Predicted 3D model of a 1179-nucleotide part of an RNA (large-subunit ribosomal RNA, half B) from Candidatus Methanolliviera sp. GoM_asphalt. The organism belongs to Candidatus Methanolliviera, within Archaea. The sequence was found in a public genome assembly.
Context: one part of a larger RNA
RNA sequence: UCUAGCCAAGGGAAUUCGGCAAAUUGGCCCCGUAUCUUUGGUAUAAGGGGUAUCUGCUAUGAAGAUGGCAGAUCGCAGUGACAAAGAGGCUUCGACUGUUUAAUAAAAACAUAGGUGGUCGCAAACCCGUAAGGGCUGGUAUGACCAUUGAGUCCUGCCCAGUGCCGGUAUCUGAAAGCCCUUUACAAGGGGACGAAGGACCGGUAAACGGCGGGGGUAACUAUGACCCUCUUAAGGUAGCGUAAUACCUUGCCGCUUAAUUGGCGGCUUGCAUGAAAGGAUUAACGAGAGCCUCACUGUCCCUGGCUGGAAUCUGGUGAAAUUGACGUCCCAGUGUAUAGUCUGGGGAUCCCUAAUGGGAAGUGAAGACCCCGUGGAGCUUUACUGCAGCCUGUUGUUGGGAUGUGGUCUUGGAUGUGCAGAGUAGGUAGGAGGCGUCGAAGUUUCCGCGCCAGCGGAGAUGGAGCCGACAAUGAGACACUACCCUUCUGAGAACGUAUCCCUAACUCCGUAAGGAGAACAGCGAUAGGUGGGCAGUUUGGGUGGGGCGCCACCCCGCUGAAAAAAUAUCGGCGGGGCCCAAAGGUCGGCUCAGAUGGAUCGGAAAUUCAUCGUAGAGUGCAAGGGCAAAAGCCGGCUUGAUGUGAUUCUGGACAACAAGGAAUCACGAACCGAAAGGUGGGCCUAGCGAACCUUUAAAUCCCUCUUGAUGAGGGUUAAAGAUGACAGAAAAGCUACCCCGGGGAUAACAGAGUUGUCACCAGUAAGAGUACAUAUCGACCUGGUGGUUUGCUACUUCGAUGUCGGCUCUUUCCAUCCUGGUCGUGCAGCAGCGGCCAAGGGCGGGGGAGUUCACCCAUUAAAGGAGAUCGUGAGCUGGGUUUAGACCGUCGUGAGACAGGUUGGUUACUAUCUGUCGGGGAUGUUUGAACAUUUGAGGGGAAGUUGGAAAUAGUACGAGAGGAACUUUCUAACGGCGCCUCUGGUCUACCGGUUGUCCGACAGGGCAUUGCCGGGCAGCUACGCGCUGGCGGAUAAGAGCUGAAAGCAUCUAAGCUCGAAGCCGUCCCCAAAAAUAAAUGUUCUUUAAGGAUGCCUCUAAAAGAGAGGCUUGAUAGAGUUGGGGUGUAAGCACCGAGGCAACGAGGUGUUCAGCCCGCAGCAACUAAUUUUCCAAAG
Repeated sequence: UCUAGCCAAGGGAAUUCGGCAAAUUGGCCCCGUAUCUUUGGUAUAAGGGGUAUCUGCUAUGAAGAUGGCAGAUCGCAGUGACAAAGAGGCUUCGACUGUUUAAUAAAAACAUAGGUGGUCGCAAACCCGUAAGGGCUGGUAUGACCAUUGAGUCCUGCCCAGUGCCGGUAUCUGAAAGCCCUUUACAAGGGGACGAAGGACCGGUAAACGGCGGGGGUAACUAUGACCCUCUUAAGGUAGCGUAAUACCUUGCCGCUUAAUUGGCGGCUUGCAUGAAAGGAUUAACGAGAGCCUCACUGUCCCUGGCUGGAAUCUGGUGAAAUUGACGUCCCAGUGUAUAGUCUGGGGAUCCCUAAUGGGAAGUGAAGACCCCGUGGAGCUUUACUGCAGCCUGUUGUUGGGAUGUGGUCUUGGAUGUGCAGAGUAGGUAGGAGGCGUCGAAGUUUCCGCGCCAGCGGAGAUGGAGCCGACAAUGAGACACUACCCUUCUGAGAACGUAUCCCUAACUCCGUAAGGAGAACAGCGAUAGGUGGGCAGUUUGGGUGGGGCGCCACCCCGCUGAAAAAAUAUCGGCGGGGCCCAAAGGUCGGCUCAGAUGGAUCGGAAAUUCAUCGUAGAGUGCAAGGGCAAAAGCCGGCUUGAUGUGAUUCUGGACAACAAGGAAUCACGAACCGAAAGGUGGGCCUAGCGAACCUUUAAAUCCCUCUUGAUGAGGGUUAAAGAUGACAGAAAAGCUACCCCGGGGAUAACAGAGUUGUCACCAGUAAGAGUACAUAUCGACCUGGUGGUUUGCUACUUCGAUGUCGGCUCUUUCCAUCCUGGUCGUGCAGCAGCGGCCAAGGGCGGGGGAGUUCACCCAUUAAAGGAGAUCGUGAGCUGGGUUUAGACCGUCGUGAGACAGGUUGGUUACUAUCUGUCGGGGAUGUUUGAACAUUUGAGGGGAAGUUGGAAAUAGUACGAGAGGAACUUUCUAACGGCGCCUCUGGUCUACCGGUUGUCCGACAGGGCAUUGCCGGGCAGCUACGCGCUGGCGGAUAAGAGCUGAAAGCAUCUAAGCUCGAAGCCGUCCCCAAAAAUAAAUGUUCUUUAAGGAUGCCUCUAAAAGAGAGGCUUGAUAGAGUUGGGGUGUAAGCACCGAGGCAACGAGGUGUUCAGCCCGCAGCAACUAAUUUUCCAAAG
């Protein structure tokens, strides 16, 4: 020192983030018990009293046993040890018991009973599986599953616009197959109709996902706003609750609690950003949950001390690990990759061992987990991209028979057909002179259908023999009858489609079977559309004074920066482009602008016009620069050179290579303008742009394939268009605090360094105010510095790690001084102040709330100063805050998740090698060897003191008064320092005593239970106790002066001199001859060494060493004895003792100030210090 314990006077939470830890309480019996309440509870509430032993009697019982009464007795203490709740009050969250992150989170999280919604009729829904099959379940809606809320009580508002879900659906959209059309024959292809699910559309649904406003005015004080107006929404937050686990501002305001409260409680409420089953409010009981208060209690603290066991220490034995570039391993300053044991300078430094300590080795440990980077990874999310399961639906195969309705097509029967004219209802064309009729004509009548309302067709009845046509008329067409065809209607049939129904034999299910149920559905296979984070693979740019957010400095143009060739960077500065124009292009011709002056009807400053001047002050499609006057500007004529095909050069991109794009020059062709020379390949010039793949278009008498040819299709060639603006061009959203890997000090957060805008401090000047007066005091504007404690900036060091806020502890430095000392000025009478100067010796404290630093507050004080030391100090502590993983709230986000927002919980490693420091030893040197004794003092250390109060001075000086000093002297206190233990207090596991349980058979005497517990306590050690704790001298600072010139004066100064501070140097105390310049003195011994060490007995000493004392010529230790102390009256014996017939009997009294004990002192050799050995110089 650590660890586990024991005790502590007085105070009693002042400690601390926080009563953490410890202490208190504790069993049983009796009494007694508030508030609230779900009437169960709360409750062992709280708070009191009792508790042992003995004797006798007594109750119950068979007994063991369990009680009751009376009396007696002892102790500090009777659940005597062990065992064994501290209590109460307020709030929050969760109802409760329960569960959870094995190894940092036990919670407010999860669960829960209860509430609600949804799916599901059993071959169920849901789940597992490719399937077979299986679970739920051998259960059946009082059930199963999914979701959500979370006992109870009171309640649960408004919104269906969005997103979901459910339902409907005339219409629209909607794939494949089939159907129709088309494509010169086929095919590919194209088009159309039909049309499922789904979607559009319509409706419902919020205990589905979710959401629930703004402005203005208004009441007879003011304030407020029941009221009104207005914009707006799907609806505008209701009841409640509210500064909250939610409130930024915020320590809100008020009250209570406190001396003091960032806390707590109660209210208010302007709710940054409460709110109703992501439930709202409230709530008894419960909680190792969170906050606060009170009582009790205490070493948590004031303020530490003592003691015990173990470890450490020492000896012997055995014997790891991390770590380890080399090391002959100091301090300070400097330098240096900007914090050096190793460099430079200065200082220090003889060598070695040891116990401690933890300042340094940017100590060891772990290729930093924060941050950034990587065309790294993974997990998760979603309305990222692309897919895949699953699900819904159409078609088709497995897949058959039949009926009815219905649809189109085809076949077939029947009917139908009115312009005018014409007797009239003339479909078209052809044939045609006959045709029909007792198998019943005309006519009459009833009914049905059509209808142009005239009539036509059919059926029935009656009737009983004719009727129609040709001819004629009309007309474009002429009629009977036959054949073919058209319009419309209708009947039948065929195959196909579709809807419904029936059947049974596939198929499925039930059943042992017989048989039954379902049934061409379902299931399964194929295909097509829809849906589809359920699952999967991926993407999610770059620049960047870190990254993110912002921005584009990512392509292009002008000027500047740019330093007079060229080139030249920044998230440098100032501006532009991503077009426009069929003329604003080409050419030819003509003209001259802006402005000014003087004139001219209305006419004015300014309209139009004339004259003169006018190098450009105008204009140029658009930025800026450059350019431009018979023009490049303005006006007009004719035109398309804004053309086809090539080449070269320049630029893009200097000085390597390279694309698109841009420009210039030239050639061939075809043109335009001009009389011509000639000009023209867009625009006065410099910006106005885009690869491959893919698609489209165009051209040709082009080439190839299907194909011998035609059409068509496909491919090729050439050109143009469609865009990549991240602009030499991936097809692409997020979260990660659950995270991982590789790297980076190429790059952030801490610290350092540099800088110092900011910050702190100072100075210059002095406008002003201070009644007057800048400078007693205050001091604007402006200006200049110093510092390196603030905050920034930079990115130099560290990312193979330098532990991050605050507190505690402990040391030291600076001064820009808070107090104490000296001194000057004052708007200084005194007292008390204000402002300067010198001064760092000493001091600078205790509390309240908050993690706080800071700040605020309370009471003291002489004062309660500021700052540095890696924002000193985590191999020293703490761990409240921040900053991992759990969880809650608010807000944001569809979500995963996020928040310098709040809240609760949450592992702090290291045996010390070197160095440093504080101690303790050994060796050598100091030249003759020693012993004993005594010094010097270079040097070092100290604060050894500091600061109040009181009294005298003195009610004096001063002052009108009120008030009210000082020098000097004395006393005293607090804090600090050193020492001590007589007293007081603590401890005292030496000791003595009491006592419980149990064991040693009983007694006596003991063991164990923390020394069992309890009461005392000497020595020792201690503080809370006691003692001591100065003035003086020297040299100075600011300042005050003397003499005194420069400068005939003046002047504290220049020469000279005197004073002057707690500060400096001494005096005082401590260390100190290893002070290498290695000091000095005295006595004695030393050729027989002197002497020392070892050894033994010890303690004034002590980790080991050392030191001190002793060793028989001896009191060193033990034992003994005496004294002095501690405890408190031993055992044994005798007597007494409540009682009891007696036996017995807790206990009492006497013997007995006894017994027992002593680290103290005296006496006294009884015991042990025996005997040896080793080292040791000159000569």